[in-house]
């Protein structure tokens, strides 16, 4: 440093599967992203009896391209 280059990821949404649900996974798709790689440690939000989800909500840790 996304107003550059080589690349990368993939919102909404559709189909299938799993889940009580939030949501997750696979394929299509592309709103966007300089960490939109990974980690649920703190806060927030969602689900909620317990448990759980969200890293593309914020902070933090850690690794990586030019």
């Nucleotide at each position: 440093g996304a107003c550059a280059a080589a690349g990368c990821c993939a919102a909404a949404u559709c189909u299938g599967u799993c889940g009580a649900a939030a949501g997750a996974c696979a394929g299509g798709g592309a709103c966007g992203g300089a960490a939109a790689g990974c980690c649920a440690c703190g806060g927030g939000u969602c689900u909620a009896g317990a448990a759980g989800a969200u890293a593309g909500c914020c902070g933090g840790g850690u690794u990586g391209c030019c």
Annotation: This is a predicted structure of a 66-nucleotide RNA (c-di-GMP-I-GGC riboswitch aptamer) from uncultured Desulfomarina sp. The sequence is in RNAcentral, with records from MGnify. The source organism's lineage runs through Bacteria, Thermodesulfobacteriota, Desulfobulbia, Desulfobulbales and Desulfomarina.